Context: one part of a larger RNA
RNA sequence: GGCGCAUGGUGGAUGCCUAGGCUCUAAGAGGCGAAGAAGGACGUGGUAAGCUGCGAUAAGCUGAGGGGAGCUGCACACAAGCAUUAUAUCCUCAGAUCUCCGAAUGGGACAACCCGGCACACUGAAGGUGUGCCAUCCGAAAGGAAGCCAACCCAGGGAACUGAAACAUCUAAGUACCUGGAGGAAAAGAAAACAAACGUGAUUUCCUGAGUAGUGGCGAGCGAAAAGGAAACAGCCCAAACCAGGGUGGCGUGCUGCCCUGGGGUUGUAGGACUGCAUUUAGAAAUCGACAUCAAAUUGAACCAUCUGGAAAGUUGGGCCAUAGCGGGUGAUAGCCCCGUAGAUAGAAAUUGUCGAGGACGAGCAGUAUCCUGAGUAAGGCGGGACCGGAGGAAUCCUGCCUGAAGCUGCCGGCACCAUCCGGUAAGGCUAAAUACUCCUUAGAGACCGAUAGUGAACCAGUACCGUAAGGGAAAGGUGAAAAGCACCCCAAACAGGGGAGUGAAAUAGUACCUGAAACCGUGCGCCU
Numbered sequence: 001g002g003c004g005c006a007u008g009g010u011g012g013a014u015g016c017c018u019a020g021g022c023u024c025u026a027a028g029a030g031g032c033g034a035a036g037a038a039g040g041a042c043g044u045g046g047u048a049a050g051c052u053g054c055g056a057u058a059a060g061c062u063g064a065g066g067g068g069a070g071c072u073g074c075a076c077a078c079a080a081g082c083a084u085u086a087u088a089u090c091c092u093c094a095g096a097u098c099u100c101c102g103a104a105u106g107g108g109a110c111a112a113c114c115c116g117g118c119a120c121a122c123u124g125a126a127g128g129u130g131u132g133c134c135a136u137c138c139g140a141a142a143g144g145a146a147g148c149c150a151a152c153c154c155a156g157g158g159a160a161c162u163g164a165a166a167c168a169u170c171u172a173a174g175u176a177c178c179u180g181g182a183g184g185a186a187a188a189g190a191a192a193a194c195a196a197a198c199g200u201g202a203u204u205u206c207c208u209g210a211g212u213a214g215u216g217g218c219g220a221g222c223g224a225a226a227a228g229g230a231a232a233c234a235g236c237c238c239a240a241a242c243c244a245g246g247g248u249g250g251c252g253u254g255c256u257g258c259c260c261u262g263g264g265g266u267u268g269u270a271g272g273a274c275u276g277c278a279u280u281u282a283g284a285a286a287u288c289g290a291c292a293u294c295a296a297a298u299u300g301a302a303c304c305a306u307c308u309g310g311a312a313a314g315u316u317g318g319g320c321c322a323u324a325g326c327g328g329g330u331g332a333u334a335g336c337c338c339c340g341u342a343g344a345u346a347g348a349a350a351u352u353g354u355c356g357a358g359g360a361c362g363a364g365c366a367g368u369a370u371c372c373u374g375a376g377u378a379a380g381g382c383g384g385g386a387c388c389g390g391a392g393g394a395a396u397c398c399u400g401c402c403u404g405a406a407g408c409u410g411c412c413g414g415c416a417c418c419a420u421c422c423g424g425u426a427a428g429g430c431u432a433a434a435u436a437c438u439c440c441u442u443a444g445a446g447a448c449c450g451a452u453a454g455u456g457a458a459c460c461a462g463u464a465c466c467g468u469a470a471g472g473g474a475a476a477g478g479u480g481a482a483a484a485g486c487a488c489c490c491c492a493a494a495c496a497g498g499g500g501a502g503u504g505a506a507a508u509a510g511u512a513c514c515u516g517a518a519a520c521c522g523u524g525c526g527c528c529u
Stems, first nucleotide, its partner, number of pairs: 001528009015514001016478002020449002022446007029438002031148002039101003042055003046078001050074002061095006070082003106115003116134007136145003152183001153181005163170001167217001193200002204231004214222002235430003238374001242263010268408001270373004274367004283361001287357006297345003303318003307314001319336002321325001327339003379403008389415001410425005465472002485513001488500004
């Protein structure tokens, strides 16, 4: 030095575990904010660095309800106390207090700081202290706005990488991103719609139609609609004609223009005004009443022995409950030990639901001479954009510029255009549900993960640390059933560490703590060289 056996160190794999995650389901909630939010700074404890709570009334104050023997958060020590049958701690609800910064709002500022004005008080005085008020915008005032917030929604702007095996039309994509706005949903919505010679009857969403019809350097790709089947269903209000009142202007003083208010009226088998006739039934919301619903909670069945063991819930034997054999804990695996569970009971305000009262608004017949029925609109031209449709034969929709109708014997559409026919009635507005999402709350689930996994984060993590900054961003879980966490002695330096002793089932479970692989480093013995 090699090989073998044995035994250690180091190291932290593996196994087991779970305090944390992940993905969903059901129900709720879908906002908070000048009555000062979200988020912070600084304080606050007997001792108090951190976290948590709270705010100069500062781990708290008051009231109501619950609860009942212990308690003074994490935090297991000491000190000083509180409470024990009801005013402790604790839980729920409501209220009070709530420094400074922050929209931050008296003015300023390098956020958590500085400096004012007015009134009042101390107070007679102040280079003093305290309390209140003093920002901007909209509005006549009352009052409102602002700022924050995960996704979903609408609108205004709007890329590139990429794909086309290069690249320019095209694609990616109206995506990412920026901005504005709103709601618990938003948007859309009661046919100037589809259809096709039959019919349907607002919108939205899903299945299908269908990767079809189409579009496309006819490349890459993009990509409908009707019909059919479902979910959910709900329809309405103005403008105008006409009438009345008021204001104001023109004047010819009783006519008219304009404006305001009220009545009237709302549609395409046209409707309404107007003239004549006739005339009132279903039923929303606010609000009120009744009942139900919701907090912390209460009650809640049934088991003993033997054996093994440190420990029984395991074994064996014999029982019991079950509207409860979901689950968790207890010294190993417990329906019957504990917490619970099924069921039952109680239950304030607000909320929500049902029923009743309430009652805005709301209906008809005939005539048809006259009047009304949304104008810089429809449409056209030019240039863009949206549609499945890339300008094409290109309808339809939107509009920057230029033009510019008809008006019910009207007008629009049915994919150039024309005719017939059919369907509608634009240029005003509102509208629940079915649909989308989940920062958040409660309950529950998993052929999801189990500490290099699962969130970046199971642990004081958006921390430590890095970067001028925007920003980037970790590692790190496990003694034991119980600290019983090793009294006392010895070595050593009054250390570290170790040896005894003791605890414990176990200390090769000693806080560098479950198990403890490999690499790597030793020691002892045997053999070989």